[in-house]
Context: one part of a larger RNA
Molecule: large-subunit ribosomal RNA, domain IV
Organism: Chlorobiota bacterium
RNA sequence: CCGUGGUUAAGGAACUCGGCAAAUUGGCCUCGUAACUUCGGGAUAAGAGGCGCCUACUUCGGUAGGCCGCAGAGAAAUGGCCCAAGCGACUGUUUAACAAAAACACAGCACAAUGCAAAGUCGUAAGACGCAGUAUAUUGUGUGACACCUGCCCGGUGCCGGAAGGUUAAGGAAGGGGGUCCGGAGCAAUCCAAAGCUUCCGACCGAAGCCCCGGUAAACGGCGGCCGUAACUAUAACGGUCCUAAGGUAGCGAAAUUCCUUGUCGGGUAAGUUCCGACCUGCACGAAUGGUGUAACGAUUUGGGCACUGUCUCGACCACGGGCUCG
Numbered sequence: 001c002c003g004u005g006g007u008u009a010a011g012g013a014a015c016u017c018g019g020c021a022a023a024u025u026g027g028c029c030u031c032g033u034a035a036c037u038u039c040g041g042g043a044u045a046a047g048a049g050g051c052g053c054c055u056a057c058u059u060c061g062g063u064a065g066g067c068c069g070c071a072g073a074g075a076a077a078u079g080g081c082c083c084a085a086g087c088g089a090c091u092g093u094u095u096a097a098c099a100a101a102a103a104c105a106c107a108g109c110a111c112a113a114u115g116c117a118a119a120g121u122c123g124u125a126a127g128a129c130g131c132a133g134u135a136u137a138u139u140g141u142g143u144g145a146c147a148c149c150u151g152c153c154c155g156g157u158g159c160c161g162g163a164a165g166g167u168u169a170a171g172g173a174a175g176g177g178g179g180u181c182c183g184g185a186g187c188a189a190u191c192c193a194a195a196g197c198u199u200c201c202g203a204c205c206g207a208a209g210c211c212c213c214g215g216u217a218a219a220c221g222g223c224g225g226c227c228g229u230a231a232c233u234a235u236a237a238c239g240g241u242c243c244u245a246a247g248g249u250a251g252c253g254a255a256a257u258u259c260c261u262u263g264u265c266g267g268g269u270a271a272g273u274u275c276c277g278a279c280c281u282g283c284a285c286g287a288a289u290g291g292u293g294u295a296a297c298g299a300u301u302u303g304g305g306c307a308c309u310g311u312c313u314c315g316a317c318c319a320c321g322g323g324c325u326c327g
């Protein structure tokens, strides 16, 4: 000097990103216990008192009297507590070896597929799972207890339904062109050219799909701008106009979302970029990519308080182990 443990005057978070770490609390009995609440909880809430030994009596539960120590749950083991807010309902699950969470799952809700040789999944197939099940079932997708709710848009994309018309493949095919050539003409070059074979073109016929018509948003998704207007001012219930498929409803809102921003006001502090309550000017919330609440729960995140402390003012001492020096 390092590590582990112990003690510490006065103060008591002044430390620090942050009470990290440590300390406090702790068992049993009695009393007592708030908001809120899904009436179960919250709750060991919080908070207060008691606890040894001896003698007598005893209804065997205690009662009365007495005794000792600094200390009676005499050691060890053995919850610190409260207030407010965010997120996630909860118990669970997870990055084996830097992340345990607000992520995943979840019961519940919804949509879709599937009538059984089911849909779906594995496999080239046979076959198997689904299932020795049968729509109160199975599969897929989203949301995620519960309470109150879940608005408008089907123009685009997707899916479902439709089949009149347009387009359209292989294939078929009327017809036509080329090559070859029996044969014919010509002195020759060459020309004409049947049948067959071959090659090319091809009117017309030809399904689904696409175009088209309709439905569907707890399908993927989307949910405006400008100008004017009230007898102070300000603001605009109101009006005009352009565009759109439709222009964001309820609720919430500087938010895990707010750039400007430490917005403004209020609370808490002597002092508060954080926190809580409001406001609404929402850069860029918003309704199952769910919205808003919510008791209980959480090794969760944020802010505040009580208690407590070597975290600190600011250090000191002790024990053990190591380092180091010497042997």
Base pairs, nucleotide, nucleotide: 001322002321003320004319005318006317007316008315010313011312014311019308027051028050029049030048031047036041038145052067053066054065055064056063057062068072080306081305082304083303084302085301086300087298088297092104093103108143109142110141111140112139113138114137120129121128122127146293147292148291149290151223152222153221156220157219158216159215160214161213162212165211166210167209171205172204175201176200177199178198179197180196183192184191185190224242225241226240227239228238251285252282263279264278265277266276267275